This is a predicted complex of two RNAs, RNase P RNA and transfer RNA, with 442 nucleotides together.
RNA sequence: GGAGUACGCCGGAUGACCGCGCCCCUGAGGCCCCACCGGCUUUUUGGGGUGAGGAAAGUCCGGGCUUCACAUGGGCAGGGUGCAGGAUAACGUCCUGUCGGGGCGACUCGAAGGAAAGUGCCACAGAAACAUACCGCGCGACGCCUCGCGGCGUCGCGCAAGGGUGAAAUCGUGAGGUAAGAGCUCACGGAGCUCUGCGGUGACGCAGGCUCGGGUAAACCCCACCUGAAGCAAGACCGCUCGAUCUGUGGACGGCCCGUCCGCAACGAGCUACGUCGCAACGAGGCGUUCGGUAACGUGCGCCCCAGAGAGAUGGUCAUCACCCACGUUUCGUGGGGACAGAAUCCGGCUUACAGGCGUGCUCCGCAC
RNA sequence: GCCGACGUAGCUCAGCCGGUAGAGCAGCGGUUUCGUAAACCGCAGGUCGUCAGUUCGAGCCUGACCGUCGGCU
Repeated sequence: GGAGUACGCCGGAUGACCGCGCCCCUGAGGCCCCACCGGCUUUUUGGGGUGAGGAAAGUCCGGGCUUCACAUGGGCAGGGUGCAGGAUAACGUCCUGUCGGGGCGACUCGAAGGAAAGUGCCACAGAAACAUACCGCGCGACGCCUCGCGGCGUCGCGCAAGGGUGAAAUCGUGAGGUAAGAGCUCACGGAGCUCUGCGGUGACGCAGGCUCGGGUAAACCCCACCUGAAGCAAGACCGCUCGAUCUGUGGACGGCCCGUCCGCAACGAGCUACGUCGCAACGAGGCGUUCGGUAACGUGCGCCCCAGAGAGAUGGUCAUCACCCACGUUUCGUGGGGACAGAAUCCGGCUUACAGGCGUGCUCCGCAC
Repeated sequence: GCCGACGUAGCUCAGCCGGUAGAGCAGCGGUUUCGUAAACCGCAGGUCGUCAGUUCGAGCCUGACCGUCGGCU
């Protein structure tokens, strides 16, 4: 200098003017009130504070919270997860490792339990897709041909090396061995094991022993673990209307009981893009730092308070600077441009979209010393 | 805002436990008829919404994205 890899961060800045939502203070108006005090306010003056994101998105997971169900414990069905250890409120997330794939490497990717519990499926092709033999190789018997060596045919037995089919064919290559062959034996390599020893918390690794039994579980299934359902339009309270008259209670009629009528509470149904709360300032909160840990993360200390409406605010114009592009002059000037997107119950993740830019660690290559 | 269902030919829909995708209507050509319709015979038309993954093989199984429709005060 070039190429790459991992992690983290930013997502224009400053000022002026105009405008919008929310909160606080203040003055005015309106309403309650005889009036004062005091209170309310979908109106308004002035001042101050504050006002989108790294994804606010998709709604794919996990929780807080709420209502319903539920004694506790266990089991079945359904759903989900699936290497090990850890982190966490929890997770299908994250960290560290194991094994396998990729890369010279830094590093990266993996829905990664079980096919030797059982069932199913494996189209076409092929003899055969899990149990077998089409061509073939060998031996024997019989028949035919031949003078004979031998050849051909049929049957029986043995074999699975070679051919051929297929995505996949009984572990691969080589040698020995054999009538021909075969893990039948040997060497090297591969795979499996509820075998043994050593190391490791463990996944697993190393050495020895035994075995060689196709694939598919994002097919049914088996094993282990987790799991009640719905969702803030959840729900709670207030208001209004209607119903039922079962319950309680007050009143009227009445001397009392029965009974009838009215009201209230409780009960049921409905109404309102909406009256209040939930809901926005104390949180699994943010920033900095100490200590522990390889790390995810935890702990202690200090500082801070950080959007919140109900048709739904968070914007626009101008100037300067910074960035990008084009053109000319190449101290500069002119013109143009601004990614993805946008809170609505709140948090932790994942996934997807994204113009442009910055920082740090590491790897490989080339050159120079 | 929350929840659910569905995307296959021009239209409406099938497609089992994965094996190479069909039906009806519509379209085109022919037979029939003086001509048309009907009837009969034949033909064409598909990236199975998109992209990945599992598998020898995906319309079907799994994930992500895109679109359409419906329900909830």

Rfam match: Bacterial RNase P class A. From the family's description: Ribonuclease P (RNase P) is a ubiquitous endoribonuclease, found in archaea, bacteria and eukarya as well as chloroplasts and mitochondria. By type it is a ribozyme. The prediction has a mean pLDDT of 76.